[in-house]
RNA sequence: GCCGGUGUAGCUCAAUUGGCAGAGCACUUGUCUUGUAAACAAGCGGCUAGGGGUUCAAGUCCCCUCACCGGCUC
Numbered sequence: 001g002c003c004g005g006u007g008u009a010g011c012u013c014a015a016u017u018g019g020c021a022g023a024g025c026a027c028u029u030g031u032c033u034u035g036u037a038a039a040c041a042a043g044c045g046g047c048u049a050g051g052g053g054u055u056c057a058a059g060u061c062c063c064c065u066c067a068c069c070g071g072c073u074c
Stems, first nucleotide, its partner, number of pairs: 001072007010025004019056001027043005049065005
């Protein structure tokens, strides 16, 4: 340099091939306990890596850029 893949909550990952962004863990609060942990209940948390385009509607399709991973070539 070329090709491919990945990027979504603090972390690990979903989102049925365009139609209201979710789960588990973590965190906070409450119940329980002499207290902690565990268990149970509730809650908080996202400009879907960045920019642009298509569309009534984009995490999803198209283009560019960035980061990481793998392969190929000198």

The prediction has a mean pLDDT of 81. Predicted 3D model of a 74-nucleotide RNA (transfer RNA) from Actinomadura rubrobrunea. Its Rfam family is "tRNA". The family's RNA type in Rfam is transfer RNA. Gene Ontology term of the family: triplet codon-amino acid adaptor activity.